[in-house]
Molecule: transfer RNA
Organism: Modicella reniformis
RNA sequence: GCCCGGAUAGCUUAGUGGCAAAGUGCAAGUUUGAAAAACUUUUGACGGUUGUUCGAUUCAACCUCAGGGCA
Numbered sequence: 001g002c003c004c005g006g007a008u009a010g011c012u013u014a015g016u017g018g019c020a021a022a023g024u025g026c027a028a029g030u031u032u033g034a035a036a037a038a039c040u041u042u043u044g045a046c047g048g049u050u051g052u053u054c055g056a057u058u059c060a061a062c063c064u065c066a067g068g069g070c071a
Stems, first nucleotide, its partner, number of pairs: 001070004006065002010024004018054001025043001027041004047063005
């Protein structure tokens, strides 16, 4: 330099155009002599800009970041 796939919650991952899901974590409660475990509730996210569309996490272009391959 060229090519490929990727970026979603603190972390690990779902989600092929119409309300963003779960596990785990944090917090609170129940329970306990106190913890742990268990149960309940809560919390919290689509890398950035532009475009297409009535509507974009999803489609397109560019940028950024980390990774793989070729030279």